[in-house]
RNA sequence: CCACCCGUAGCUCAACAGCAGAGCGCUUGGCCGAUAACCGAGUGAUGGAGGUGCGAUUCCUCCCGGGCGGA
Numbered sequence: 001c002c003a004c005c006c007g008u009a010g011c012u013c014a015a016c017a018g019c020a021g022a023g024c025g026c027u028u029g030g031c032c033g034a035u036a037a038c039c040g041a042g043u044g045a046u047g048g049a050g051g052u053g054c055g056a057u058u059c060c061u062c063c064c065g066g067g068c069g070g071a
Base pairs, nucleotide, nucleotide: 001070002069004067005066006065007064010024011023012022013021018054025043026042027041028040029039030038047063048062049061050060051059
């Protein structure tokens, strides 16, 4: 310098145009002599800026960050 992939909750990952979900975590209530486990409830996210479109996590452009490959 060139090409490809990735960026979503505190963490690991779904959703690939039509209400952003799960597990773990955290908070709280129940249970227990107490703790753990278990059960109920709550908590919290689309890397940034534009474009297309009735509608964008999803498609397009640029930027930022990470990974891998080539020269």